Source information:
The prediction has a mean pLDDT of 84. Transfer RNA from an uncultured Rhodospirillales bacterium, 72 nucleotides, folded computationally. It was read from a public genome assembly.
C1' cells in the first nucleotide's frame, strides 16, 4: 500500500429497512434469625463519527476513526 472483519447499555453479545433487545453487573422489593443462592420490578443507549439513498436507517452506499486478521 491492497483485501477483508468488528465498532449497539458499566460489560459479553443479539438485532440484517419499519417501537433497540437479552444476560450479566447496578438501584428497590420478596424470602431467611442472617448472608449468599433464587423469585419479582427498575434504572441506564446521541447504535463508533459524518455525509447520503429512503416516506422511514442500527441496519443500505460514499468517506474518515479505532481495533482484529489475510497479503505483497
Nucleotide at each position: 500500500g491492497g483485501c477483508g472483519g468488528u465498532g449497539u447499555a458499566g460489560c459479553u453479545c443479539a438485532g440484517c429497512g419499519g417501537u433497540a433487545g437479552a444476560g450479566c453487573a447496578g438501584g428497590g422489593g420478596a424470602a431467611u434469625c442472617a448472608u449468599a443462592a433464587u423469585c419479582c420490578c427498575u434504572u441506564g443507549g446521541u447504535c463508533g463519527g459524518u455525509g447520503g439513498u429512503u416516506c422511514a436507517a442500527a441496519u443500505c452506499c460514499g468517506c474518515c476513526c479505532a481495533c482484529c486478521g489475510c497479503u505483497a
Rfam family: tRNA. It is annotated as a transfer RNA.